Description:
A computed fold for a 291-nucleotide RNA from Nitrosomonas sp., annotated as Bacterial RNase P class A. The organism belongs to Nitrosomonas, within Bacteria. The sequence was found by an Rfam model in a public genome assembly.
[in-house]
RNA sequence: GAAGCUGGCCAGACAGUCGCCGCCUGUGUAAGCAGGGGGAGGAAAGUCCGGGCUCCAUAGAGCAGGAUGACGGCUAAUGACCGUCCACCGUGAGGUGAGGAAUAGGGCCACAGAGACGAGCGUAUUAAGUUACGGUGAAACGCGGUAACCUCCAUCCGGAGCAAGACCAAAUAGGCAGGCGAUGAUGUUGCUCGCGGAGCCUGCGGGUAGGUUGCAUGAAUGUACAGGUAACUGUGCAUCUAGAGGAAUGACUGUCCACGACAGAACCCGGCUUAUCGGCCAGCUUCACUU
Numbered sequence: 001g002a003a004g005c006u007g008g009c010c011a012g013a014c015a016g017u018c019g020c021c022g023c024c025u026g027u028g029u030a031a032g033c034a035g036g037g038g039g040a041g042g043a044a045a046g047u048c049c050g051g052g053c054u055c056c057a058u059a060g061a062g063c064a065g066g067a068u069g070a071c072g073g074c075u076a077a078u079g080a081c082c083g084u085c086c087a088c089c090g091u092g093a094g095g096u097g098a099g100g101a102a103u104a105g106g107g108c109c110a111c112a113g114a115g116a117c118g119a120g121c122g123u124a125u126u127a128a129g130u131u132a133c134g135g136u137g138a139a140a141c142g143c144g145g146u147a148a149c150c151u152c153c154a155u156c157c158g159g160a161g162c163a164a165g166a167c168c169a170a171a172u173a174g175g176c177a178g179g180c181g182a183u184g185a186u187g188u189u190g191c192u193c194g195c196g197g198a199g200c201c202u203g204c205g206g207g208u209a210g211g212u213u214g215c216a217u218g219a220a221u222g223u224a225c226a227g228g229u230a231a232c233u234g235u236g237c238a239u240c241u242a243g244a245g246g247a248a249u250g251a252c253u254g255u256c257c258a259c260g261a262c263a264g265a266a267c268c269c270g271g272c273u274u275a276u277c278g279g280c281c282a283g284c285u286u287c288a289c290u291u
Stems, first nucleotide, its partner, number of pairs: 001287010012256007020039002023036005041262001045273002048271005053161004060193004065157005070084004085099001086097004100152002105150002107146003121134004165213004175204006187195001218240001220239008
């Protein structure tokens, strides 16, 4: 100097003018007014996983079904994450892994070859495909391969979902007909047993459907110390950081610059995957040259 590997950070900035949403304080009957703080992401995307939370519900067992698969750890939990081993790829730093069993059984195995698991071509040999050799092929008289084929083994697993739920209000016709039901209805995957104890299903017809809440203090964030190889854990201190409700953060001007990509919360959190203009930091590897 060039080319790489791993981890982390940022995501246009500043100023001015006008505008939008929510919270707190004051004032006001109210509408409103004044002041103060705040207002989309590293992926908010995908809905691929795991949970918190809510309901079924008093709630269990078995079968079916599903998931995982070296060992250990961490976590609320996972198939994620961390460490070690093994296998493969790479000169290397590193990366990937659906990583138990092929003598329990079944299925499948291109081309070549006579034949790929009851097979059997050519030569020699034998009473006899009895024995030996040869050819094709990765593999041929079988203890080959394959289980991200079925299967077997081990371990684990209720379901549905914020359009979950809760409360207030309104409304009529708590109507008619049929079926099932204490010889036991409905009952959150399916079937059986158990539990439980009165409604349930279908068709026709009629009425209402507005609002509040769930809704943000979280398994939170930052930082220091201690423990640990690490993921992570514990303790102390500090901070409060969107809650819209057909959906709020926009427009204009000026300056700077890395010239701005992918892209917008809708109950919340932890992962994974995908998209992406660029900029910065730290550690490590290889090559070339010089000393």